[in-house]
RNA sequence: AUGAUAGUAAGAGGAGAGACUGCGAUUACGUGGCGCCGAAGGAGCAAGCAACUGUGAAACUCUCAGGCAAAAAGACUCUUGCUGGACG
Numbered sequence: 001a002u003g004a005u006a007g008u009a010a011g012a013g014g015a016g017a018g019a020c021u022g023c024g025a026u027u028a029c030g031u032g033g034c035g036c037c038g039a040a041g042g043a044g045c046a047a048g049c050a051a052c053u054g055u056g057a058a059a060c061u062c063u064c065a066g067g068c069a070a071a072a073a074g075a076c077u078c079u080u081g082c083u084g085g086a087c088g
Base pairs, nucleotide, nucleotide: 006083007082008081009080010079011078012077013076018034020033021032022031023030024029035068036067037066041064042062043061044060048055049054
């Protein structure tokens, strides 16, 4: 002195699906009923490998959880800062 992968903080963007219905409270909410969504989290598996009841990924699958007006949340993406120090 270049400043990669990665981690972290902030900001911005960010889909889907009943403001369904009974009761209670009376906007939202709570509790039952039925119907749905997948992109918090969670779980499951292919090929391959193997020490052969194992390991093994997801934006795939399942919906336990979460969500189905707004709000909040939201995988992921971008920008900036910090840590760090691959490479030169």